Small-subunit ribosomal RNA, 5' domain from an uncultured bacterium, 521 nucleotides, folded computationally. Rfam family: Bacterial small subunit ribosomal RNA.
Context: one part of a larger RNA
């Protein structure tokens, strides 16, 4: 010189596009941030609606004027059906995506390259075959009842695309005995046989979604190996399921993973182990390059949800907004027992040199669910704030010498400031207000947003500052002070004419910024 998630001083006029807790993985008050499905099921409630019964009794007959008989509309029960309604529960699919952080990790964590004759894989494509008959519950409801509360606890009833057993098995899975071909050690395909074994579910507006095997293919993941990954030797020895084998368990699956029993092996100056420090990477930053540095934003992979440990659900989790235990901590208790977990988006408190708003929308885009209409999404899309970083635009142009006035300065003649101003003419970036307004959305839907943009109008109106000025390094004088106050990246200045301290004029860079500081090349 260049860079920055900066920070701090003065200073500050708009725009567009990006950023913004690097520190306490410190505690959090409040709201939100994961549901949807009634086209799986009972039930319950609402509306409409059939019918029947009480009650009231409009209106017409009919009258001996005392009555009788008709019986509309309404209201309560009880019932039919109904419905683009509601829903707490059982059911199914999703909370294992998306969102946050970087605390632990020096490992196959991760980057890059192979393997799986050791794997599994919901929804989603194709193909193929099916889907027969039954069966006992459990909530929710009813009712007793126990608790301050969370929350139950018994007995009754009942539904189903819930759950469970028969039947079928193309085709599958197991163990058995063959045949062919192949091959990467163990083995791998087809083919054909007799034995085992395991399936299914319905909804409907009738158009369709759905159900159960098998098998391929997408998709996503799991497991193995080469190579590469910081600093220390003032860590030299480590290591007892530890190295391996036999057999078994376990898992989708290979393996000491576990486990028994056996045998002494394993690693290590090519740096074992132990101690420090760190997520990784695509990439950013710098340099001609080689390289050295960083790992914020965005994308990808790994960890991890107070801290520690477990497992269940499930096609996938050992699950941030699930659940069991223990621990700190907090908060309610009727003291017996209970609730909590922002390193999601705001927002407090703290800690800091620092780092936003307890905003609007589902209008795009994606995402969960639904046949769908539509619900949900703090993902996302927008706005707010902060010159925090880039970019860009403006703070007027043009003419104007009586070289005005006032500074500063001096040889007192002057010199400068300086076309600078004033003054004239002129323009509308921007800004005011008035009118028109999108694109982004295609039939409909726009949060931004009456916003971007166009049109008139007004009017120079609102808009310049920071640091230097001995040398390095672009730019000088004067007064004050007088080794004092003070300056300073280095060299050094100041001790009575200081271009070096301070102020003033003047230059001299940069410019909505500048200058210091940090920390990289």
């Nucleotide at each position: 010189g260049g860079a920055u998630g900066a920070a701090c001083g003065c200073u500050g006029g708009c725009g567009g596009c990006g950023u913004g807790c690097u520190u306490a993985a410190c505690a959090c008050a409040u709201g939100c941030a994961a549901g949807u499905c009634g086209a799986a099921c009972g039930a319950a409630g609402c509306g409409c609606u059939u019918a029947u019964a009480a009650c009231u009794g409009a209106u017409u007959u009919c009258u001996u004027c005392g009555g009788a008989a008709u019986g509309a509309a309404g209201u309560u029960a009880u019932u039919u059906g109904u419905g683009a309604c509601u829903u707490a529960g059982u059911g199914g699919c999703g909370g294992a995506c998306g969102g946050g952080u970087g605390a632990g990790u020096a490992a196959c964590g991760c980057g890059u390259g192979a393997g799986u004759a050791a794997c599994c894989u919901g929804c989603c494509u194709u193909a193929c075959a099916c889907a027969g008959g039954g069966g006992g519950a459990c909530a929710a409801c009813a009712g007793u009842u126990g608790g301050a509360a969370a929350c139950g606890a018994c007995u009754g009833c009942u539904a189903a695309u819930a759950c469970c057993g028969c039947a079928u098995a193309a085709g599958c899975a197991c163990a058995c005995a063959g045949u062919a071909c192949c091959g990467c050690a163990u083995g791998g395909u087809a083919c054909a046989g007799g034995g085992u074994g395991a399936a299914a579910a319905g909804a409907u507006u009738u158009a369709u979604c759905g159900g159960u095997g098998u098998a391929a293919g997408a998709u996503g993941g799991a497991c193995u190996c080469g190579c590469g990954u910081c600093u220390g030797a003032u860590u030299a020895g480590u290591u007892a399921g530890u190295u391996g084998g036999c057999g078994g368990g376990g898992u989708a699956a290979c393996g000491g993973c576990c486990c028994a029993c056996c045998a002494a092996g394993a690693c290590g100056a090519c740096g074992a182990u132990c101690a420090g420090u760190a997520g990784c990477c695509g990439a950013c930053u710098u340099g001609a390059g080689a390289g050295a540095g960083u790992g914020a934003u965005c994308g990808g992979c790994c960890a991890c949800a107070u801290u520690g440990g477990g497992a269940c659900u499930g096609a996938g989790a050992c699950a941030c907004g699930g659940c069991c235990c223990a621990a700190a901590c907090u908060c309610c208790u009727a003291c017996g027992g209970g609730a909590g977990g922002c390193a999601g988006c705001a927002g407090u408190g703290g800690g800091g040199g620092a780092u936003a708003u307890u905003g609007c929308a589902c209008a795009a885009u994606g995402g969960g669910g639904g046949a769908a209409a539509c619900c949900c999404u703090g993902a996302u899309g927008c706005a707010g704030c902060g010159a925090c970083g880039c970019c860009g635009c403006g703070u007027g142009g043009a003419g104007g010498a009586a070289g005005a006035a006032g500074g500063u300065u001096u040889u007192c003649g002057g010199a400068u400031u300086g076309u600078a101003a004033a003054c004239u003419c002129c323009u509308g970036u921007c800004g005011u207000a008035a009118g028109g307004g999108a694109c982004g959305a295609u039939a409909a839907u726009g949060a931004c947003g009456g916003u971007a943009c166009c049109u008139u109008a007004c009017a120079a109106g609102a808009a310049a500052g920071c640091c230097a000025c001995g040398g390095c390094u672009a730019a000088c004088u004067a007064c004050g002070u007088g080794c004092c106050a003070g300056c300073a990246g280095c060299c050094g200045c100041g001790g009575u004419a200081a271009a070096a301290c301070g102020u003033a004029g003047g230059u001299g860079g940069c410019a909505a910024g500048c200058g210091u500081u940090g920390u990289c090349c």

The coordinates come from a structure-prediction model, not an experiment, and the mean pLDDT is 81. RNAcentral holds the full RNA, with entries from ENA, Greengenes and SILVA.